[in-house]
Context: one part of a larger RNA
RNA sequence: UCAUGGCUAAGGAACUAGGCAAAUUAGUCCUGUAACUUAGGAAUAAAGGACGCCCCGAGCAAUCGGGGCCGCAGAGAAAUGGCCCAGGCGACUGUUUAUCAAAAACACAUGGCUAUGCUAAAUUUAAUGAUGACGUAUAUGGCCUGACACCUGCCCGGUGCUGGAAGGUUAAGAGGAGGGGUUAUUGUCUUAGCAAUAAGGUGAGAAGCUCUGAAUUGAAGCCCCAGUAAACGGCGGCCGUAACUAUAACGGUCCUAAGGUAGCGAAAUUCCUUGUCGGGUAAGUUCCGACCUGCACGACUGGUGUAACGAUCUGGGCACUGUCUCAGCCAUGAGCUCG
Numbered sequence: 001u002c003a004u005g006g007c008u009a010a011g012g013a014a015c016u017a018g019g020c021a022a023a024u025u026a027g028u029c030c031u032g033u034a035a036c037u038u039a040g041g042a043a044u045a046a047a048g049g050a051c052g053c054c055c056c057g058a059g060c061a062a063u064c065g066g067g068g069c070c071g072c073a074g075a076g077a078a079a080u081g082g083c084c085c086a087g088g089c090g091a092c093u094g095u096u097u098a099u100c101a102a103a104a105a106c107a108c109a110u111g112g113c114u115a116u117g118c119u120a121a122a123u124u125u126a127a128u129g130a131u132g133a134c135g136u137a138u139a140u141g142g143c144c145u146g147a148c149a150c151c152u153g154c155c156c157g158g159u160g161c162u163g164g165a166a167g168g169u170u171a172a173g174a175g176g177a178g179g180g181g182u183u184a185u186u187g188u189c190u191u192a193g194c195a196a197u198a199a200g201g202u203g204a205g206a207a208g209c210u211c212u213g214a215a216u217u218g219a220a221g222c223c224c225c226a227g228u229a230a231a232c233g234g235c236g237g238c239c240g241u242a243a244c245u246a247u248a249a250c251g252g253u254c255c256u257a258a259g260g261u262a263g264c265g266a267a268a269u270u271c272c273u274u275g276u277c278g279g280g281u282a283a284g285u286u287c288c289g290a291c292c293u294g295c296a297c298g299a300c301u302g303g304u305g306u307a308a309c310g311a312u313c314u315g316g317g318c319a320c321u322g323u324c325u326c327a328g329c330c331a332u333g334a335g336c337u338c339g
Base pairs, nucleotide, nucleotide: 001334002333003332004331005330006329007328008327010325011324014323019320027051028050029049030048031047036041038147052069053068054067055066056065057064058063070074082318083317084316085315086314087313088312089310090309094106095105111144112143113142114141115140116139122131123130124129148305149304150303151302153235154234155233158232159231160228161227162226163225164224167223168222169221173217174216178212179211180210181209182208185204186203187202188201189200190199191198192197236254237253238252239251240250263297264294275291276290277289278288279287
């Protein structure tokens, strides 16, 4: 000097990002126990008291009553809740990043939408098959929400999904008008030949074979027509106006599929911002209660509340303490010196 442990005058969070760490509390019995509440809880709430040993009495006994004794201390050691107030988030118990995150994330009961009538849908496989399920719509799969209470507004123009089938478009296929190639034959020209004819050039060209090929026909889909938002999603601007001023219940106008309803709101969301006012403090960028000017809340991508719960996050208080003012002492181990 370090590590671990023990004690500390006075003060008692002044430490610090933050009471981190430590201390306090603690068992059993008795008394007593608030707001709030889903009436179960909250609750070991909080706040208090008792506890040893000896003798006597009662009792079968546990134990109880009375009297007395000792110590600083009687749950005499060890083990063994600190408590309260307010708020955010998530209802809860549970699950998770084996090895830096345990949470407000996941799950959850609940609610909703959707698919599926059984050889079910869905999943897996090349297939047989298997799971679903030895189940049968009070079932099974998918998606979202996330107890409970009160609620869940408007928009179907876009994207998706469902339904429709008149018209448009439309593949392979069907169809085969027409065109090209090939040439049996043949016209004409040149050469040879007396001629018949032969060779060559050039033109026409049937049938067959072959290469193409127009009209016409041709499903779903798409275009089209409806429905659907607890489907993906979306939910305006400008100007004027009241007998102080200010504000605008009111009016005008443009645009839209429709212009954000209830509730909440400087919020886990507010940039400006330490917004303004109130509370708490001597002093408060945090916290709580309001206001509303919501940069950029908002209703199952759920909205707002909410008892209980939480190794959750935030603010405050009581108790307590070496966290600190400000250090000191002690014990054990290491370090250090010698061997």
Molecule: large-subunit ribosomal RNA, domain IV
Organism: archaeon